[in-house]
RNA sequence: AUCCAAAAAAGGCAAACCUAUGAAAAAUAAGGACGCAAAGCUACAGAUCUAAAGUACUAAACUAUGAUGGCUGAGCUACAUGC
Numbered sequence: 001a002u003c004c005a006a007a008a009a010a011g012g013c014a015a016a017c018c019u020a021u022g023a024a025a026a027a028u029a030a031g032g033a034c035g036c037a038a039a040g041c042u043a044c045a046g047a048u049c050u051a052a053a054g055u056a057c058u059a060a061a062c063u064a065u066g067a068u069g070g071c072u073g074a075g076c077u078a079c080a081u082g083c
Base pairs, nucleotide, nucleotide: 004082005081012036013035017031019029020028021027034070040076041075042074044073045072046071047068048067049066054062055061
């Protein structure tokens, strides 16, 4: 320096749910902890969520310019200890 992750120490993040906001969402703020060794960052690829506006129409559908990094892949960065 890189890879791996039993234990220990210092810490970190924040699921469901509730309140408010938002057209809505797996969104935002606050509360709250299911869990996370990258649950830190990036919407490039795939996949998924929503459909205000728009299109369609006697149909009940389509569509992201909105989202999900705590869905997968990929890229970048990173504390401590041990083999």
c-di-GMP-I riboswitch aptamer from Robertmurraya korlensis NBRC 107688, 83 nucleotides, folded computationally. Of the family's consensus pairs, 94% are formed in the model. The coordinates come from a structure-prediction model, not an experiment, and the mean pLDDT is 79.